RNA sequence: GAGUUUGAUCCUGGCUCAGAUUGAACGCUGGCGGCAUGCUUUACACAUGCAAGUCGAGCGGCAGCGCGGGGGCAACCCUGGCGGCGAGCGGCGAACGGGUGAGUAACACAUCGGAACGUGUCCCGUAGAGGGGGAUAGCCCGGCGAAAGCCGGAUUAAUACCGCAUAUGCUCUACGGAGGAAAGUGGGGGACUUGCAAGGGCCUCACGCUAUGGGAGCGGCCGAUGGCCGAUUAGCCAGUUGGUGGGGUAAAGGCCUACCAAGGCGACGAUCGGUAGCUGGUCUGAGAGGAUGAUCAGCCACACUGGGACUGAGACACGGCCCAGACUCCUACGGGAGGCAGCAGUGGGGAAUUUUGGACAAUGGGCGAAAGCCUGAUCCAGCAAUGCCGCGUGCAGGACGAAGGCCUUCGGGUUGUAAACUGCUUUUGUACGGAACGAAACGGUCUCUUCUAAUACAGGGGGCUAAUGACGGUACCGGCGGAAUAAGCACCGGCUAACUACGUGCCAGCAGCCGCGGUAAUACGUAGGGUGCGAGCGUUAAUCGGAAUUACUGGGCGUAAAGCGUGCGUAGACGGUUUCGUAAGUCGGGUGUGAAAUCCCCGGGCUCAACCUGGGAAUUGCAUUCGAAACUGCGAGGCUAGGGUACGGAAGAGGGAAGCGGAAUUUCUGGUGUAGCGGUGAAAUGCGUAGAUAUCAGAAGGAACAUCAGUGGCGAAAGCGGCUUCCUGGUCCAGUACCGACGUUCAGGCACGAAAGCGUGGGGAGCAAACAGGAUUAGAUACCCUGGUAGUCCACGCCUUAAACGAUGAGAACUAGACGUUGAGAGGGUUAGCCUCCCAGUGUCGCAGCUAACGCGCUAAGUUCUCCGCCUGGGGAGUACGGCCGCAAGGCUAAAACUCAAAGGAAUUGACGGGGGCCCGCACAAGCGGUGGAGCAUGUGGUUUAAUUCGAUGCAACGCGAAGAACCUUACCUACUCUUGACAUACCAAGAAGAUCGCAGAGAUGUGAUUGUGCCUUCGGGAACUUGGAUACAGGUGCUGCAUGGCUGUCGUCAGCUCGUGUCGUGAGAUGUUGGGUUAAGUCCCGUAACGAGCGCAACCCUUACCCUUAGUUACCAUCAUUAAGUUGGGGACUCUAGGGGGACUGCCGGUGAUAAACCGGAGGAAGGCGGGGACGACGUCAAGUCAUCAUGGCCCUUACGAGUAGGGCUACACACGUGCUACAAUGGGCAGUACAAAGGGACGCUAACCCGCGAGGGCAUGCAAAACUCAGAAAACUGUUCGUAGUCCGGAUUGGAGUCUGCAACUCGACUCCAUGAAGUCGGAAUCGCUAGUAAUCGCGGAUCAGAAUGCCGCGGUGAAUACGUUCCCGGGCCUUGCACACAC
Repeated sequence: GAGUUUGAUCCUGGCUCAGAUUGAACGCUGGCGGCAUGCUUUACACAUGCAAGUCGAGCGGCAGCGCGGGGGCAACCCUGGCGGCGAGCGGCGAACGGGUGAGUAACACAUCGGAACGUGUCCCGUAGAGGGGGAUAGCCCGGCGAAAGCCGGAUUAAUACCGCAUAUGCUCUACGGAGGAAAGUGGGGGACUUGCAAGGGCCUCACGCUAUGGGAGCGGCCGAUGGCCGAUUAGCCAGUUGGUGGGGUAAAGGCCUACCAAGGCGACGAUCGGUAGCUGGUCUGAGAGGAUGAUCAGCCACACUGGGACUGAGACACGGCCCAGACUCCUACGGGAGGCAGCAGUGGGGAAUUUUGGACAAUGGGCGAAAGCCUGAUCCAGCAAUGCCGCGUGCAGGACGAAGGCCUUCGGGUUGUAAACUGCUUUUGUACGGAACGAAACGGUCUCUUCUAAUACAGGGGGCUAAUGACGGUACCGGCGGAAUAAGCACCGGCUAACUACGUGCCAGCAGCCGCGGUAAUACGUAGGGUGCGAGCGUUAAUCGGAAUUACUGGGCGUAAAGCGUGCGUAGACGGUUUCGUAAGUCGGGUGUGAAAUCCCCGGGCUCAACCUGGGAAUUGCAUUCGAAACUGCGAGGCUAGGGUACGGAAGAGGGAAGCGGAAUUUCUGGUGUAGCGGUGAAAUGCGUAGAUAUCAGAAGGAACAUCAGUGGCGAAAGCGGCUUCCUGGUCCAGUACCGACGUUCAGGCACGAAAGCGUGGGGAGCAAACAGGAUUAGAUACCCUGGUAGUCCACGCCUUAAACGAUGAGAACUAGACGUUGAGAGGGUUAGCCUCCCAGUGUCGCAGCUAACGCGCUAAGUUCUCCGCCUGGGGAGUACGGCCGCAAGGCUAAAACUCAAAGGAAUUGACGGGGGCCCGCACAAGCGGUGGAGCAUGUGGUUUAAUUCGAUGCAACGCGAAGAACCUUACCUACUCUUGACAUACCAAGAAGAUCGCAGAGAUGUGAUUGUGCCUUCGGGAACUUGGAUACAGGUGCUGCAUGGCUGUCGUCAGCUCGUGUCGUGAGAUGUUGGGUUAAGUCCCGUAACGAGCGCAACCCUUACCCUUAGUUACCAUCAUUAAGUUGGGGACUCUAGGGGGACUGCCGGUGAUAAACCGGAGGAAGGCGGGGACGACGUCAAGUCAUCAUGGCCCUUACGAGUAGGGCUACACACGUGCUACAAUGGGCAGUACAAAGGGACGCUAACCCGCGAGGGCAUGCAAAACUCAGAAAACUGUUCGUAGUCCGGAUUGGAGUCUGCAACUCGACUCCAUGAAGUCGGAAUCGCUAGUAAUCGCGGAUCAGAAUGCCGCGGUGAAUACGUUCCCGGGCCUUGCACACAC
């Protein structure tokens, strides 16, 4: 920096990612080289080999080897004479080097200091090194034992051992003195000397020896400071703390011991528990920090486990000893042996870590005079991509771009200049050849110089010079040939660079977080393509970072986690003003130290780099010293502004105790009085005729104190309220005096601390947990009612918690104002209880500032200082365990496992509320008529069926798609058939097309016969059509309406939905659109940080109502004529028709209103405030409906899920629901008569008149493509008559019979007619629907579909009401507001 809480926002906050790193491991892959690194786990157990020896120039010697010599033919024997040397004595070393990190929280480590020490070898001095002695191993002999080993005897040497002498110095000392050393060996040598000789003396050199002084380096000891966790470890210690004497040590010291004293450590964390080697450094980080302590370097500790000492300069000793233990091995069972945390290696453990390699050539170490020997230290090699670094796997050309793959909209795109092909190069690797540095010291020789008597030895310098390489078949160089020998891994939804196809279908799987997958997955698997890195790439684990997410740098605590309930106060922390001193802190300079390596800078060396290396810087620290004196501290002395005390006033429900008072409730007694009272939403339980309630009088008792009373007062908080008295705490104001910093805060500690609860004893009126009863309810362990016990009250003692809240710790200072209020005071003054000012409280608003916002705002949540408390994701959990407190209840302190990716704060927009306000709608109400009951029609569910095709399912499916299923339709079922197909395009061949008639068959179909020669033509042919053939393809009412287009429903004809610019807000957003009026309306007006605009509303369109005008045929007929008749002439007036106009706009008047918009009333008018009706449906909602109207992506079928045919089904029927029709009757039914419409239809049609039939209808025939003819008699109505309240003269279902019509065909399964039959039904439970006027209701008429088949649907007119007080309630909607833990939104 990003992702992730939300519809969105800001904040808080956690989780996660991108980076760097690793002694790593795992998966896939793997060409080379350089430099590094390699048991992090069982300090588990170890086979085997090696890892510490060396010196013969210390010694006696001679086991083995070689040489020489002797004996002997030889085998062999003898010979220390020589080279040398096993074992032994002796010296030095073995205490280094190498390993490991178990233990250790410690003087173990780091840094800086200190004093009471030791020190082999080394260096520099001083002084010595004289003279004696006795042993012992080895060897030899003997013995024991399986072995390891041991014992005895004899003999022998030393640089082994012991004395004597000497003692410069040394040690001890009582200061008189006393004590204590030594070793030789080798080389050389002139003279001298000894000896038979060898040899020695002597001299000299070298290496050694003794004593002692000093040094260097090393080591031991002590101190200060620093570096882990836990207080759910708070007290610990008996040699403990100190002293004295003694002992001990190299050395101080309780290190040890005896005695004496009673101390020592600890909240600045003792003791205890857990964990851990420490450091230089390493990793990370901007830094501060955090994590870590492999390799390299310093220190420490350890060496099978525990203990112990010996030797030694040095050890309490990794490859030494002793004891104990565990384990392993050998054994003749009596006894013995061993210690890889050395290098390799083995087993085991483990995710995991190498060769039983080479060499001492170099560096270093031990011994030695040296040569040299030893050295798993070391240097090399091997193994491992374990890491870092470098190189390569080719380079150039090469197509409007091969093939193949993949995708595709089928055009193409991509892989891709990639390949092929052409040219070039040869790093690396391969054959071969050459070939370093690391190696010059020691040595030899010559020479100079020092030592010396010396040309000798030795040291130093120089010249010349032999030899020495594990690595090594090295690096490196040359070089033949040839693109030849060499690329993978992860990822591609966002974070995060990179996208498509197929498969799969919440399956298989992925996933670091968010999350993908339920049939179109860029997220799974595969492929193509792409991205990243590259001999590696990913994953896992781990650390730091990001994380300011423990905040020193650098956070917070009103509401997000977080102020202890409140005070007093100890330690601690912080602290007014001034002078002097001091120098602990502080600041500056110097010095020492801060190992090397590492890091950084500048150079150098490997071809570069990694790596190695020289110099510098740095090492932020510590110590010491000199200086400064402002600030802090400390010491001393002043001051008065902080704080306190005294004096004078003031207010107050501050606290404690005692006494008193009235109102009210209840109970009791008595009186009056009678039937109820009480209680609730309604009731009941309860009380009452044994006299209640009510009312009057009296008495008793307990508790609480109305009014005053107030965001008034007091108190630290909890809290405090009738009145009086007593005792008592604190506060405020005014002014003077005094004290002189005495202050602030406060971990532990102490005290107070509502209510409830507990203990003991009282008290008990009312109220009231528990409990009982009555109701409510599905239940009701509740809410409501009637009762009622603890308790509430008092005294004493506990408990110690609350949303103990201002969710805001205490103190101090500073920083605009305005308005209230309480308690004092001061000034003014017109004397009004008036004005002004100030102190101390207590409130409201508000500037700056702060805040995530809300908000806070001199009573801060502002700006600062001091001190305390507290927080670090949610849950688990304020829980468990432990401890402390409590009589108990419980309180205080206070985790973890596990689990989630959130939990949360504030604000925003919606939706919602049995929240509020305003308003609307046949929403309710007021009315009228229905549905729900009956029969039937129709649709649906269910059931049934071979099939009962499919869809529609709350409103918004259910007389819906379907404006009309007998066949067809038809998609369903059964059976029979077809396969380029019933239908489209393209190709070839033939034929006009077509029509008619046979035969088989249920038909599709098959087969045969007859007939027919058309149209255009440039004469080639072409266009339709039919048949046959082949391939592309057709076809699908198969799936997905949750992949879609289009269309539609619904909220809703509701008044809303938005935008631009501006403004406000961190932002989501707000404003505008809210407010005051008004409207049917976001309609209009006014106001207004908004100003405008768009889609909606309205208007424009159609129709209807009035008038005018134009035009009169098929319409009309007033006047004239005519007729049976507007029939005809005529007319153009009227009606009507259909073109064009007018008219209505709150225009006018009055009133109301802000003078506005508008509303109310009126006039005029056919019509009045939108005149009535229609079309018209904003942004959007419902993954609403439709893949079966159509179109369409994807999937699926292809002799079938396509196509044809016949028959059947969609019409089934125990049942349930919706929508209707007809009724139940007299406002009616029947019969007879009479009247008045509108709007439509009609040629495959409507059909007049006439005739026949009771009728449906039939026959004949006329008119009309229709303002003409026809359907077509409109019916209710009206007039008259009958019926008389009944299952009827109501009602018509059902059934029987007979017919008509349509149609190929009415069986399944049509409509209608006539005769007969005459079911249910007497107005319909709960519930529910429509309608506000030409409406409801009622009456008939027409049309679409249609051969036929409406009670449905769409229209038309006739007759023609009732009611609306009103908006409390139900339903739906709009606006404002409020709450919200909802947002797939109750």